[in-house]
Order: sequence, then structure tokens, then C1' cells
RNA sequence: AAACGGCAAACCGUCGGAAACGGCGGGACGCAAAGCUCCGGGCCUCCCCGCCUCCGGGCGCAGGUGGCCGAGCUACCGAA
Repeated sequence: AAACGGCAAACCGUCGGAAACGGCGGGACGCAAAGCUCCGGGCCUCCCCGCCUCCGGGCGCAGGUGGCCGAGCUACCGAA
């Protein structure tokens, strides 16, 4: 540089959830790890519970985001 392909944003429908968001179907914005994993950070939610409160809310707990980043593991083809 090619080849076989792969995944699937927004949005729509539907289901679950307090929510963020996730599953399934449609759909493609993009992705050479946009494959997997919450170990570290960021960001988002915060029903219940605990602490604080200027009674607005803040923090913790808990949850989410792997298509926010790092890290770990795995992986097709090819010049190599």
C1' cells in the first nucleotide's frame, strides 16, 4: 500500500433501572484494537443509608462510562 472482514456514534422502537446508563432490533458518526478487564485517574448519576449544612446543597457509600485516558491481557492480514 493492499485483501478477507469486524465493531457500531447520534437518532428511532422496545425492555430494565430512581437515575446515569445498559440489553435487543433498526441505523452509521466514526474506530487498526471502538476486543476484554473498574487496577489508577477523569467525568456522569446519586434511590436508600451515614456525616456536614448557610437547609440551597456538599461529602461518603453505591452505580455508570472500556467510543475519556492510563494500565493489564488477547488478536486478523501485510511490507516486515
c-di-GMP-I riboswitch aptamer from a soil metagenome, 80 nucleotides, folded computationally. The prediction has a mean pLDDT of 88.